[in-house]
Context: one part of a larger RNA
Molecule: small-subunit ribosomal RNA, 3' major domain
Organism: bacterium D16-50
RNA sequence: UGACGGGGACCCGCACAAGCGGUGGAGCAUGUGGUUUAAUUCGAGGCAACGCGAAGAACCUUACCCAGCCUUGACAUCCCGGCGAGAACGGGGCAAUGCCCGUUGCCCUUCGGGGCGCCGGAGACAGGUGGUGCAUGGUUGUCGUCAGCUCGUGUCGUGAGAUGUUGGGUCAAGUCCCGCAACGAGCGCAACCCCUGCCCCCAGUAGCCAGCGUAGAGGCGGGCACUCUGGGGGGACUGCCGGGGACAACCCGGAGGAAGGCGGGGACGACGUCAAAUCAUCAUGCCCCUUACGGCUGGGGCUACACACGUGCUACAAUGGGGCCGACAGAGGGAGGCGGACGCGCGAGCGCGAGCGGACCCCAAAAACGGCCCCCCAGUUCGGAUUGCAGCCUGCAACUCGGCUGCAUGAAGCCGGAAUCGCUAGUAAUCGCGGAUCAGAACGCCGCGGUGAAUACGUUCCCGGGUCUUGUACA
Numbered sequence: 001u002g003a004c005g006g007g008g009a010c011c012c013g014c015a016c017a018a019g020c021g022g023u024g025g026a027g028c029a030u031g032u033g034g035u036u037u038a039a040u041u042c043g044a045g046g047c048a049a050c051g052c053g054a055a056g057a058a059c060c061u062u063a064c065c066c067a068g069c070c071u072u073g074a075c076a077u078c079c080c081g082g083c084g085a086g087a088a089c090g091g092g093g094c095a096a097u098g099c100c101c102g103u104u105g106c107c108c109u110u111c112g113g114g115g116c117g118c119c120g121g122a123g124a125c126a127g128g129u130g131g132u133g134c135a136u137g138g139u140u141g142u143c144g145u146c147a148g149c150u151c152g153u154g155u156c157g158u159g160a161g162a163u164g165u166u167g168g169g170u171c172a173a174g175u176c177c178c179g180c181a182a183c184g185a186g187c188g189c190a191a192c193c194c195c196u197g198c199c200c201c202c203a204g205u206a207g208c209c210a211g212c213g214u215a216g217a218g219g220c221g222g223g224c225a226c227u228c229u230g231g232g233g234g235g236a237c238u239g240c241c242g243g244g245g246a247c248a249a250c251c252c253g254g255a256g257g258a259a260g261g262c263g264g265g266g267a268c269g270a271c272g273u274c275a276a277a278u279c280a281u282c283a284u285g286c287c288c289c290u291u292a293c294g295g296c297u298g299g300g301g302c303u304a305c306a307c308a309c310g311u312g313c314u315a316c317a318a319u320g321g322g323g324c325c326g327a328c329a330g331a332g333g334g335a336g337g338c339g340g341a342c343g344c345g346c347g348a349g350c351g352c353g354a355g356c357g358g359a360c361c362c363c364a365a366a367a368a369c370g371g372c373c374c375c376c377c378a379g380u381u382c383g384g385a386u387u388g389c390a391g392c393c394u395g396c397a398a399c400u401c402g403g404c405u406g407c408a409u410g411a412a413g414c415c416g417g418a419a420u421c422g423c424u425a426g427u428a429a430u431c432g433c434g435g436a437u438c439a440g441a442a443c444g445c446c447g448c449g450g451u452g453a454a455u456a457c458g459u460u461c462c463c464g465g466g467u468c469u470u471g472u473a474c475a
Stems, first nucleotide, its partner, number of pairs: 001475002003472003007469007015459002019423005026314008034305002042053002064300007073125001077124002079121006087104006106115003127289002130287003136283002138278003141274001143272001148187006154163003167178003193266004198234007207224001212221003237260001240254005316416001320375007332363003337356002342351003382413001387408007429451007
C1' cells in the first nucleotide's frame, strides 16, 4: 500500500421488511446430469452452465456411428499431354454416390501459338469442426450503471509511499458547494444521440357530413380544419414565490404548466478482476493426420430411458367452464410471396383466382371484455395426458422421427414438504397479436398493444456493493 475480520462509523441496491404472483407436488414441453448405445457429435459447469451456442436435427444440416466408394482430391496456384468454349443429353450397373459406355457443342491468331474451359497425368501442394482458449488476435460474460481508477507539477517522507482523492455539507453520481500544501488534468458520472409524453410550422391519394353536394359504403365531387403520418422547431432551466441551510451547494412546500426538480424508456459499461468463455463463427503460433484424423454417398444416430435437476406450458375450477350475439389495439410481414370474396368440406383444408412490391390489397379473427342462456360444487359440462380409428398439409421421402383436424378414449391433478424466484407503476398479474429462423416443424426467443393492482413502518437482521477508520503472525 492492499487484502481480510462472526471490528467500528456512515451510506446505497426488490438486499431484507411490507405486499402481489409464482417455482418446489401433477401431466406435458424443453435443456442438462446419469445410464444405455454401433453412435446417442461437440462445447457451456456456483452466482455469471442447464428453452445456453441451436433465430428451426425427418434427408440436408452433421461435426457422430455402420456400410459402399474416391484419391492432386469437393476447393486454390503452378507444369505436361489430349480435346474442345463454358456444358447438356442418353444408356448400363448400384441402396445411392463412385464406376463403365456413347452422342453433341469454343474464341483470338503474325498460323509458331495464345486465351478460356473440360478430361487425363506427375508432383509441389490442397484438406482436417484433429489437439492446445494455460501459446494468441478478435469477440463476449461478470463484479457493475457500481462510483470509482489514475496522471503532470509541487510539497512531505531515507524509502515503499503519502498528499491531491482526506475533512464539513449535499447528490443518483469523485454531483456540486465550502474548507485544506496543494494546483491542475485525463479515463469514468452527467450532457450531447434515439424512442415516448404537450404545442406550433411545413406537407397532404391514410383521416373527416366537422360545413356543403351526391349517397347503399369517405364510394365520388370537394376540403385539409381535426385525427394521423413524416420532417423542422418550441418547451423544463430549480427560471418564479415562500421556508430551511454557512448569505453556498442543496433540500422542502407552492404557483403556472402536457410534463417538473436526472419526466419515462433505450443506446452507452472507466482502471481492472475471474490463466472466466470461445482454436466448433472467423483469424492464428506450435503439435498431429495425410489412399487418410481428408473427401463422396446410402442408412442410422443427435429424438435412446430405471432415474435426478433446471427452465417453461396447461391445470386442479364458479371473480369459473360452455353456447349464441356484440365492441375496441399496436407493432409487423407479404412476389417461386400474402392470398380476399365465392363454391365444397363438421373441420384441418381444398377448388378458383380478385387485389397487393403494399398508410391503398392481403395475412386479420384481436383476446381478455360486454349482453343473453346453460352448468350447481361433482373429480364434474373442471382438467386435458394417453390411446384407437378416420383424415388434411409440407416435402423426393413423415417407420425410426413432423405439424394439424374430426370422432372416440378420457389419466394424474382438489393449490403443492424442506426450500426457493420475480416484481416499486402503467410495473406485477392477466389477455391476445406480430416477427426472425423457416419447405414443414415453438409451450422457446425477440417485439407489440389491451385490462390493470397491492405494498414500502423502517435499515435490527440475510445477500451484494461504496467511503472513512481500526486490528493483523496474510501478500